Two RNAs folded together computationally: RNase P RNA and transfer RNA, 469 nucleotides in total. The coordinates come from a structure-prediction model, not an experiment, and the mean pLDDT is 78. It holds a member of the Rfam family "Bacterial RNase P class A". Rfam links the family to the GO terms ribonuclease P activity, tRNA processing and dimeric ribonuclease P complex. It is annotated as a ribozyme. About the family: Ribonuclease P (RNase P) is a ubiquitous endoribonuclease, found in archaea, bacteria and eukarya as well as chloroplasts and mitochondria.
[in-house]
RNA sequence: UGAGUGGGCCGGGCGGUCGCGUGGCUGGGCUGUGAGGCUCGGCCAUGAGGAAAGUCCGAACUCCACAGAGCACGAUGCUGGGUAACGCCCAGGCGGGGUGACCCGACGGAAUAGUGCAACAGAGAGCAGGUCGCCGCACAGGACUUGAUCCUGUGCGGUAAGAGUGAAACGGUGGUGUAAGAGACCACCAGCGGCCCAGGUGACUGGGUCGGCUAGGCAAACCCCAUCGGGAGCAAGGCCAAGCAUGAGGAGGAUGGCGCAAGCCAUCGCGGGCUGCUCGUCCGCUUCCUCGGGUAGGCCGCUUGAGGUGCCGAGCAAUCGGCGCCCUAGAGGGAUGACCGCCAACCCGUUCAUGCGGGUUACAGAAUUCGGCUUACAGGCCCACUCAAUCU
RNA sequence: GGGCCACUAGCUCAGGCGGUUAGAGCGCGGUCCUGAUAAGACCGAGGUCUGUGGUUCGAGUCCACAGUGGCCCACCA
Numbered sequence: 001u002g003a004g005u006g007g008g009c010c011g012g013g014c015g016g017u018c019g020c021g022u023g024g025c026u027g028g029g030c031u032g033u034g035a036g037g038c039u040c041g042g043c044c045a046u047g048a049g050g051a052a053a054g055u056c057c058g059a060a061c062u063c064c065a066c067a068g069a070g071c072a073c074g075a076u077g078c079u080g081g082g083u084a085a086c087g088c089c090c091a092g093g094c095g096g097g098g099u100g101a102c103c104c105g106a107c108g109g110a111a112u113a114g115u116g117c118a119a120c121a122g123a124g125a126g127c128a129g130g131u132c133g134c135c136g137c138a139c140a141g142g143a144c145u146u147g148a149u150c151c152u153g154u155g156c157g158g159u160a161a162g163a164g165u166g167a168a169a170c171g172g173u174g175g176u177g178u179a180a181g182a183g184a185c186c187a188c189c190a191g192c193g194g195c196c197c198a199g200g201u202g203a204c205u206g207g208g209u210c211g212g213c214u215a216g217g218c219a220a221a222c223c224c225c226a227u228c229g230g231g232a233g234c235a236a237g238g239c240c241a242a243g244c245a246u247g248a249g250g251a252g253g254a255u256g257g258c259g260c261a262a263g264c265c266a267u268c269g270c271g272g273g274c275u276g277c278u279c280g281u282c283c284g285c286u287u288c289c290u291c292g293g294g295u296a297g298g299c300c301g302c303u304u305g306a307g308g309u310g311c312c313g314a315g316c317a318a319u320c321g322g323c324g325c326c327c328u329a330g331a332g333g334g335a336u337g338a339c340c341g342c343c344a345a346c347c348c349g350u351u352c353a354u355g356c357g358g359g360u361u362a363c364a365g366a367a368u369u370c371g372g373c374u375u376a377c378a379g380g381c382c383c384a385c386u387c388a389a390u391c392u
Numbered sequence: 393g394g395g396c397c398a399c400u401a402g403c404u405c406a407g408g409c410g411g412u413u414a415g416a417g418c419g420c421g422g423u424c425c426u427g428a429u430a431a432g433a434c435c436g437a438g439g440u441c442u443g444u445g446g447u448u449c450g451a452g453u454c455c456a457c458a459g460u461g462g463c464c465c466a467c468c469a
């Protein structure tokens, strides 16, 4: 200098004018016996994000009487740690990719449970198979140099070297061996399992020995194992006020008695408890569902919290502990905006150039609150590291 | 704000537990029939299965993340 990897941060700044929401203080008017209510102002303070988003996970909080047990169902899935919790984060292991910095991985279980799937092609696709080929024997025909010869065909048998199909064909290379061959045997290598030793908390790694010579793929197929999970969600839920129609329909079983019937009584109980079943338990005896009716008002929940930040300490880190400091939006037809000037960045035109003129400034916007993940994003800054070339 | 569902041809829908080249009806184009049209007969075109990534030999189908569209949820008794 060029190319790249990882991480962190900002995401327009300053000033002015007008306007809006919230909170505090305060002035006037109307009304009311009063407390207070309504309305018009003034001053001060404060007012979106790194994702406020998607609603994909995890919680807090509230209600379902309690939030109980088992099954079903769902989620997660290498190991250790962090955390209120997590499918998140950190560190490590293993596998894959990259020359490298580094990146990616739903990464438990498939010879120690079982079931299932593999289209087409191909001879054969799951306790493998034998098409072409190679080889042997028998028979038939033909050739000539008449043979322990060669060629062709048929049948029987051996074999899996080679060919061929496929995503995948039951170890690889070399040799021995053989009629041809084959882990049939041998050497090396890859891989599997048992046992032992060493290191590590562990996942796992390294070494030795024995075995049989090779065991395939898919569990984001059923399933098995381990762990976790009750349901609904701030339109949860609580209080007050106003108004309408304890209105209509459906569900409420069985047996016995009385009664012509409607119905009444008794017994077994029945119904409900927010996805299903069983048990336990609780509540009610009138409860549940659907339609219909009324209201479209106020207050609380509502923002001080697993909060932020500086220093010190523990830890490789995520994170945790101690001390000090700070308070930072709370709407409800839903505020957070518009304009002007200067500066900053980028683009266009013009100029030899300085400059001048014009334009643009991303993604997006709180709604109970947090911790994450994912997605969108103009432009810019900082730190660490890698590779290549050149110079000293 | 919260919860749930769907996306396959121009439109409406099929596609059982993954298998060769995804179907049906209406519509569209052409030919025949008719003097001409409609109806009818025959033939044909038209799809990145919403997108991206993953699992698998193989994805419309299984999994994850996005995108678009739609539906439902107030209180009083």
Base pairs, nucleotide, nucleotide: 001388002387003386004385005384006383007382008381009380010379012343013342014341015340016339017338018337020047021046022045023044024043025042026041027040028039029038030037031036049363053374054373056372057371058370059369060368061233062232063231064230068279069278070277071276073229074228075227076226077225078092079091080090081089082088093107094105095104096103097102108224109223114222115221116218117217131163132162133159134158135157136156137155138154139153140152141151142150143149144147171189172188173187174186175185176184190214192211193210194209195208196207197206198205199204237300238299239298240297247291248290249289250288251287253268254267255266256265257264258263269285270284271283272282273281293468294467295466307326308325309324310323311322312321313320314319344361345360346359347358348357349356350355393465394464395463396462397461398460399459402418403417404416405415411449420436421435422434423433424432442458443457444456445455446454